Predicted 3D model of a 74-nucleotide RNA (transfer RNA) from Rubritalea profundi. Rfam family: tRNA. Gene Ontology term of the family: triplet codon-amino acid adaptor activity. RNAcentral holds the sequence, with entries from Rfam. Its mean pLDDT, the model's own confidence on a scale to 100, is 81. Taxonomically the source falls in Rubritalea (Bacteria, Verrucomicrobiia, Verrucomicrobiales, Rubritaleaceae).
RNA sequence: AGGGGCGUAGCUCAAUUGGUUAGAGUAUCGGUUUCCAAAACCGAGGGUUCAGAGUUCGAGUCUCUGCGCCCCUG
Repeated sequence: AGGGGCGUAGCUCAAUUGGUUAGAGUAUCGGUUUCCAAAACCGAGGGUUCAGAGUUCGAGUCUCUGCGCCCCUG
């Protein structure tokens, strides 16, 4: 330099053909339990879906540009 993939909660990941509240596990916090903890159970908080633009009645999802990471080719 060329080609391909990925970017969603602190972390690991879902999200159907674009369709009406963006979820799960884990972590954190609170509660129950326990002599105290751990474990278990219940609950809560936590998101500008990498950034910007476009298409659409509607975008995490489609298109374009940029940025970052990974792989391949030279």